Large-subunit ribosomal RNA, domain II from Butyrivibrio fibrisolvens, 697 nucleotides, folded computationally.
RNAcentral holds the full RNA, with entries from ENA and SILVA.
The coordinates come from a structure-prediction model, not an experiment, and the mean pLDDT is 84.
Context: one part of a larger RNA
RNA sequence: UCCGGCGAGUUAUGUAUACCGGCAAGGUUAAGUGUUUAAGACACGUAAGCCGAAGGGAAACCAAGUGUGAAUAGUGCGAAUAGUCAGUAUACAUAGACCCGAAACCGGGUGAUCUAUCCAUGGACAGGAUGAAGCGGCCGUAAAAGGCUGUGGAGGUCCGAACGCACAUCCGUUGAAAAGGGUGGCGAUGAGCUGUGGAUAGGGGAGAAAUUCCAAUCGAACUCGGAGAUAGCUGGUUCUCCCCGAAAUAGCUUUAGGGCUAGCCUUGUAGCGUGCCUGUUGGAGGUAGAGCACUGAAUAUCCGCGGGGGCUUCACCGCUUACCAAAGAUUAUCAAACUGCGAAUGCCAGUCAGGUUUAGCACAGGAGUCAGACUGCACGAGAUAAGUUGGGCAGUCAAAAGGGAAACAGCCCAGAUCUACGGCUAAGGUCCCAAAGUACGUGUUAAGUGGAAAAGGAUGUGGGAUUUCAUAGACAGCUAGGAUGUUGGCUCAGAAGCAGCCACCCAUUCAAAGAGUGCGUAAUAGCUCACUAGCCGAGAGGUCCUGCGCCGAAAAUUACCGGGGCUAAAACACGACACCGAAGCCUAGGGAUUGCUUGUAUCUACGGGUAUAAGUGAUCGGUAGGGGAGCAUUCAUAAGAGCGUAGAAACUGUACCGAUAAGGAGCAGCGGAGCGUUAUGAAGAGAGAAUGCCGGA
Numbered sequence: 001u002c003c004g005g006c007g008a009g010u011u012a013u014g015u016a017u018a019c020c021g022g023c024a025a026g027g028u029u030a031a032g033u034g035u036u037u038a039a040g041a042c043a044c045g046u047a048a049g050c051c052g053a054a055g056g057g058a059a060a061c062c063a064a065g066u067g068u069g070a071a072u073a074g075u076g077c078g079a080a081u082a083g084u085c086a087g088u089a090u091a092c093a094u095a096g097a098c099c100c101g102a103a104a105c106c107g108g109g110u111g112a113u114c115u116a117u118c119c120a121u122g123g124a125c126a127g128g129a130u131g132a133a134g135c136g137g138c139c140g141u142a143a144a145a146g147g148c149u150g151u152g153g154a155g156g157u158c159c160g161a162a163c164g165c166a167c168a169u170c171c172g173u174u175g176a177a178a179a180g181g182g183u184g185g186c187g188a189u190g191a192g193c194u195g196u197g198g199a200u201a202g203g204g205g206a207g208a209a210a211u212u213c214c215a216a217u218c219g220a221a222c223u224c225g226g227a228g229a230u231a232g233c234u235g236g237u238u239c240u241c242c243c244c245g246a247a248a249u250a251g252c253u254u255u256a257g258g259g260c261u262a263g264c265c266u267u268g269u270a271g272c273g274u275g276c277c278u279g280u281u282g283g284a285g286g287u288a289g290a291g292c293a294c295u296g297a298a299u300a301u302c303c304g305c306g307g308g309g310g311c312u313u314c315a316c317c318g319c320u321u322a323c324c325a326a327a328g329a330u331u332a333u334c335a336a337a338c339u340g341c342g343a344a345u346g347c348c349a350g351u352c353a354g355g356u357u358u359a360g361c362a363c364a365g366g367a368g369u370c371a372g373a374c375u376g377c378a379c380g381a382g383a384u385a386a387g388u389u390g391g392g393c394a395g396u397c398a399a400a401a402g403g404g405a406a407a408c409a410g411c412c413c414a415g416a417u418c419u420a421c422g423g424c425u426a427a428g429g430u431c432c433c434a435a436a437g438u439a440c441g442u443g444u445u446a447a448g449u450g451g452a453a454a455a456g457g458a459u460g461u462g463g464g465a466u467u468u469c470a471u472a473g474a475c476a477g478c479u480a481g482g483a484u485g486u487u488g489g490c491u492c493a494g495a496a497g498c499a500g501c502c503a504c505c506c507a508u509u510c511a512a513a514g515a516g517u518g519c520g521u522a523a524u525a526g527c528u529c530a531c532u533a534g535c536c537g538a539g540a541g542g543u544c545c546u547g548c549g550c551c552g553a554a555a556a557u558u559a560c561c562g563g564g565g566c567u568a569a570a571a572c573a574c575g576a577c578a579c580c581g582a583a584g585c586c587u588a589g590g591g592a593u594u595g596c597u598u599g600u601a602u603c604u605a606c607g608g609g610u611a612u613a614a615g616u617g618a619u620c621g622g623u624a625g626g627g628g629a630g631c632a633u634u635c636a637u638a639a640g641a642g643c644g645u646a647g648a649a650a651c652u653g654u655a656c657c658g659a660u661a662a663g664g665a666g667c668a669g670c671g672g673a674g675c676g677u678u679a680u681g682a683a684g685a686g687a688g689a690a691u692g693c694c695g696g697a
Base pairs, nucleotide, nucleotide: 001697002696003695004694005693006692011095012094013093014092015091016090017089018088019087021085022084023083026051027050028049032044033043034042035041036040055062056061065077066076067075068074098236099235101233105226106225107224108223109222110221116200117199118198119197120196121195122194123193125190127159128158129157130155134151135150136149137148138147139146163187164186165185167184168183169182170181171180202218204214205213206212211220239630240629241628242627243626244625249262250261251260252259253258263369264368265366266365267364268363269362271361272360274359275356276355277354278353279352280350281349282348283347289341290339291338295335296334297333300330301329302328306324307323308321309320310319311318372397373396374395375394376393377392379390380389381388402413403412404411417590418589419588420587422586423585424584428580429579430578431564432563433562437577440575441574442573443572444571450566456551457550460548461547462546463545464544465543466542467541468540469539477535478534479533480532481531483508484507485506488502489501490500514529518527519526591620592619593618594617595616596615597614598613599612600611601610602609603608631686633683634682635681636680637679638678639677642675643674651669652668653667654666656664657663
């Protein structure tokens, strides 16, 4: 990992509701006793008890009424009858209460053969080194002290085996080993090591103290029990089909991943008679926008209360000011918490109209939901960041498959009852991959733009508007001129059109020519421009708006059309016509649910109900969840002249049946003794998942 088996809403009591049955103003027995039995059944228990038949009031008490009250008023709760006992289903309560799962808590015991400390009694420590006290001798002293030398053999002394330890490093890390091996290291007469026996026990002991040890277990050992502890948490929870179908919100919560009530779903009701959409009529409102009278913000000018500076003065007054500046005037603005205005939508209402046709409400049973996600629109927070976060409105997903977007929960189209080698369309497409136009008309783009991006930049190119010049010849090009006073004056080494300053409307000759537009020289020179003529011969220049393009454009695995490939397009814009394209719609057939009509059968309280068939209309995606109908397994009771050694069950094979499934037959093989069918009942009643349990491969 796979296969097989086992594996999870049960039982009891109570309450509520529904259905079904008995009896009914009544219903019913419990423990127990008796009779009889295979289970069991029947009777008693009955002047036990419980529920109901009467309520109201705190109560006294009264009673179809009663409480309140002064009340005979008003008003609250009642009265004009249906219950009760079983069964079945569902939910809740109490119990382990769908199953598995803690870490823990408490009680009783068992442990110191490991280890910690202690007690008693034993054992072991090669060899070498150092050489304390004391003592002897010699020297020394007045005597001492002291010195030297010997002897001596002290020490938590030194080196180093056994023994003990565990500092470094390598190996080992499913090991040779649940702590070891190698090479080094430390202690080795001591607070040392060690044998045997004994003591201390878990709310405890021991501890040269580390939350360290107390049998590979220690912030509280192990074991049995309370015990199926508790688990608002995680996981799992087993056959089929049919109908409907959510929520991720509000309020409260030691509450926030839990709950309760409401909301939303479902089922029922001989209940009520609404609901929704459109129109119309009538309403409330202060958003968008707008506006600036109000509340504030904010700009310029005028005017200038007041203040600051300067002058004057002994002081007061006064004069003045390119300073600040209230109020006011004019002009032009801004606001979620401004409004003398004010929509569109939305909302409310009606003895209204039309549509829909029960979609609404009430009561009763059962829920689930309380983490929502993205997209569009209008907002708050944030950085007008986020696949961010919080509200509102709508949609989709959640719980929705199908087609499109290459792929892609939340985008676009569209809501899958089943069958069809039938048809039409939606979004989106029609050169090939790949179904359908290498289709049509008119333009645009040259950038592979299309097929990623900004500020900004540019004689790209199309369209439009406007303006200037132009056959009295424009623009461009070519030819020629571009002069004189003069080297203007000043400055300066020089300054001559061209370093700088001044003037520059100086004047002359002219077709025209600046006291000069650039290059250039030390300064001149030289080249050139403005300007003019000629040649040429028809458009040329500027500004603005706009379509499509260009640059700007550097990132980490090859990718910014899905690919091939595409340029009068297979790109873009506009127009018009075909076609393709989905589980949409239509067509044909089948099924189911449900409304209505009709028929039949049956029951009836005569109102109708139930079952079934036909016709007709509508409907049939679905998680949590509600409701309905079935299949299979085991056992029990009953029935059939049931099947079976002339071969039961189980198992294997199989092309059969089921226009609903779970499933059910037949035949053959194998097997060797029990088993169907029908009806009813009862459950150890269905496995693929639980890091499930057991067994096997």